Predicted 3D model of RNase P RNA and transfer RNA as a complex of 434 nucleotides. The coordinates come from a structure-prediction model, not an experiment, and the mean pLDDT is 80. Rfam match: Bacterial RNase P class A. By type it is a ribozyme.
[in-house]
RNA sequence: CGAGCCCGCCGGACGGCCGCGGCACUCCGGUGUCGAGGAAAGUCCGGACUCCACAGGGCAGGACGCUGGGUAACACCCAGGCGGGGCGACCCGACGGAAAGUGCAACAGAAAGCAAACCGCCGAUGGCUCAUAGAGCACAGGCAAGGGUGAAACGGUGGGGUAAGAGCCCACCAGCGGCCGGGUGACCGGUCAGGCUGGCAAACCCCGUCCGGAGCAAGACCGAGCAGGGACACCGAUGGCCCAUCGAUCAAGUCCCGGGUAGGUCGCACGAGGCGACGGGUAACCGUCGCCCCAGAUGGAUGGCCGUCUCCGCGCCUUUUGGCGCAGAACAGAAUCCGGCUUACAAGCGGACUCGCAAA
RNA sequence: GCGCUCGUAGCUCAAUUGGAUAGAGCGUCUGACUACGGAUCAGGAGGUUGAGGGUUCAAGUCCUUCCGAGCGCG
Numbered sequence: 001c002g003a004g005c006c007c008g009c010c011g012g013a014c015g016g017c018c019g020c021g022g023c024a025c026u027c028c029g030g031u032g033u034c035g036a037g038g039a040a041a042g043u044c045c046g047g048a049c050u051c052c053a054c055a056g057g058g059c060a061g062g063a064c065g066c067u068g069g070g071u072a073a074c075a076c077c078c079a080g081g082c083g084g085g086g087c088g089a090c091c092c093g094a095c096g097g098a099a100a101g102u103g104c105a106a107c108a109g110a111a112a113g114c115a116a117a118c119c120g121c122c123g124a125u126g127g128c129u130c131a132u133a134g135a136g137c138a139c140a141g142g143c144a145a146g147g148g149u150g151a152a153a154c155g156g157u158g159g160g161g162u163a164a165g166a167g168c169c170c171a172c173c174a175g176c177g178g179c180c181g182g183g184u185g186a187c188c189g190g191u192c193a194g195g196c197u198g199g200c201a202a203a204c205c206c207c208g209u210c211c212g213g214a215g216c217a218a219g220a221c222c223g224a225g226c227a228g229g230g231a232c233a234c235c236g237a238u239g240g241c242c243c244a245u246c247g248a249u250c251a252a253g254u255c256c257c258g259g260g261u262a263g264g265u266c267g268c269a270c271g272a273g274g275c276g277a278c279g280g281g282u283a284a285c286c287g288u289c290g291c292c293c294c295a296g297a298u299g300g301a302u303g304g305c306c307g308u309c310u311c312c313g314c315g316c317c318u319u320u321u322g323g324c325g326c327a328g329a330a331c332a333g334a335a336u337c338c339g340g341c342u343u344a345c346a347a348g349c350g351g352a353c354u355c356g357c358a359a360a
Numbered sequence: 361g362c363g364c365u366c367g368u369a370g371c372u373c374a375a376u377u378g379g380a381u382a383g384a385g386c387g388u389c390u391g392a393c394u395a396c397g398g399a400u401c402a403g404g405a406g407g408u409u410g411a412g413g414g415u416u417c418a419a420g421u422c423c424u425u426c427c428g429a430g431c432g433c434g
Base pairs, nucleotide, nucleotide: 001356002355003354004353006351007350008349009348012309013308014307015306016305017304018303020035021034022033023032024031025030037331041342042341044340045339046338047337048336049215050214051213052212061211062210063209064208065207066080067079068078069077070076081095082093083092084091085090096206097205101204102203103200104199118147119146120143121142122141125140126139127137128136129135130134155173156172157171158170159169160168174197175196176194177192178191179190180189181188182187219266220265221264222263228257229256230255231254232253235247236246237245238244273292274291275290276289277288278287279286280285310329311328313326314325315324316323317322361433362432363431364430365429366428367427370386371385372384373383379417388404389403390402391401392400410426411425412424413423414422
């Protein structure tokens, strides 16, 4: 210098004027202060919170799935193991079980799951022919080594063996099993024995772990109006009268009552909070101390204009540097809150590392 | 806020338990018939199965992430 890989940051800056929402103060004129994001998004997971249900346990259903750790929890994160990719930095992995059972494999092919004889090889043994040995035929039959089909043909390579062959036997290699050693563990290394050996569980299923339901329109409090209930008064009866009792209760009157609509208040902004230092830990993360307060609407605020600068694009002038003018500023945008994941994202900045070339 | 379903040719729909080159009707194009048109007959074209990734020998179908549409409940 070129190519690449990983991590982190930023997300136009400053000033003026006019606005919008919350809070505090107010002499009611205003003043002060705070006011979007890394994803506020998708609503895909996990929790907090609230109400309902619930003795305990099970079935059904769902989610997750190497190991250890982190966490309130997780399908997230960190570290490690194994497998795959890359020369490498590094990246990717739904990564339990196919030796519990059931099932699936189109087409092609002879045969596709306790396998099979199309071509082929053999024909030792039995059979037939010639017949002395033996030779021939390929009839019975044997064979999975070769060809061909297929995504896949019953571990692989080599040797022995055989009529031809075959884990039939042997050596090595991959796996399964036992033992020994290392590791918390996944797993790794060594050694020994048995010829035991296909794939699919993002097919049913088995094993292990976890999960009660609903959601801030949760839920709590206050509460007009209308309807409803009750008491009093009024009216009638009993009665000489009052009290009392009974009846009537349609309309109007006064007072009270519970549920609760409209509406309002709370939930609701101090939190698994942020920043910094120190300590523990490889790390995720945790602990201690100090400092800070950082949106809270309910038709839903967070905007507009101007100036200077930055970046990018276009046009003109200019030999170039450059100058002038115009247009523009990534994705997007809170609504109970928090931790993740996923998706979108212009331009730019910083750091660690790898490979190639060149130079010192 | 919560839940469910769907996306296949220009349109309306198929596609079995995952199995070969995704079919059908209408429409469209070409030809025949006709003086011309319609109807009719014959033939043809037209699909990244919404997009990307994965599992599998094999994906329209199974899993997953986005995009779009529709429905239900409070």